[in-house]
Model confidence (mean pLDDT): 81 of 100. The RNA shown here (transfer RNA) has 74 nucleotides and comes from a Phycisphaerales bacterium.

RNA sequence: GGGCGUUUAGCUCAGCUGGCUAGAGCACCGCCGUUACAUGGCGGGGGUCACUGGUUCGAGUCCAGUAACGCCCA
Numbered sequence: 001g002g003g004c005g006u007u008u009a010g011c012u013c014a015g016c017u018g019g020c021u022a023g024a025g026c027a028c029c030g031c032c033g034u035u036a037c038a039u040g041g042c043g044g045g046g047g048u049c050a051c052u053g054g055u056u057c058g059a060g061u062c063c064a065g066u067a068a069c070g071c072c073c074a
Stems, first nucleotide, its partner, number of pairs: 001073007010026004019057001028044005050066005
């Protein structure tokens, strides 16, 4: 330098063929419970969907560019 893949919550990841208001597990907070802790139950908070632009009535999803990381080629 070229090709491919990934980027969504603190972490690990879903999200199909574009269609309401973006989700799960773990973690965190509160309550119940326990002498206390853990397990367990109930509830809650937390998101610029990497960034910029475009297409569209409508974008996490499609297109272009940029960035970071990984793999391969040179």

Rfam family: tRNA.
The source organism's lineage runs through Bacteria, Pseudomonadati, Planctomycetota, Phycisphaerae and Phycisphaerales.